TPP riboswitch aptamer (THI element) from Calderihabitans maritimus, 106 nucleotides, folded computationally. The RNAcentral record of the sequence draws on Rfam. The model forms 96% of the base pairs in the Rfam consensus. NCBI's taxonomy places the organism under Bacteria, Clostridia, Neomoorellales, Calderihabitantaceae, Calderihabitans. Its mean pLDDT, the model's own confidence on a scale to 100, is 75. It matches the Rfam family "TPP riboswitch aptamer (THI element)". Its family is annotated with thiamine pyrophosphate binding in the Gene Ontology. Rfam's curators write: Vitamin B(1) in its active form thiamin pyrophosphate (TPP) is an essential coenzyme that is synthesised by coupling of pyrimidine and thiazole moieties in bacteria.
RNA sequence: UAAGUCCACUAGGGGUGCCUGCAGGAGCAGGCUGAGAAAGGGGAAACCCUUACCCUUUGAACCUGACCUGGGUAAUUCCAGCGUAGGGAAGUGGGUGAAGGAUAGA
Numbered sequence: 001u002a003a004g005u006c007c008a009c010u011a012g013g014g015g016u017g018c019c020u021g022c023a024g025g026a027g028c029a030g031g032c033u034g035a036g037a038a039a040g041g042g043g044a045a046a047c048c049c050u051u052a053c054c055c056u057u058u059g060a061a062c063c064u065g066a067c068c069u070g071g072g073u074a075a076u077u078c079c080a081g082c083g084u085a086g087g088g089a090a091g092u093g094g095g096u097g098a099a100g101g102a103u104a105g106a
Stems, first nucleotide, its partner, number of pairs: 004096007011056004017032006038051005062087003068081004
């Protein structure tokens, strides 16, 4: 002593959908996909906060196009395309790599 890779910390970004039964207001139980559709708290409600989870430029986490196209499903942001599209949130430290190599001295 590099690329790569893993982890931690700090900071930041993001989503929370579909369906069935009971109820037919809130809700309860269950099913589907997923890392996440959850838990707790606040609110009259919309919704918000915290935790969890995923992602952070090497960026398909997520948003737009999109009431898009094709397939499939009980149904859906279920799958594929679109996609070399347009956007999108970063720094630090440590481990590994690591064996050797160079230089100097004896």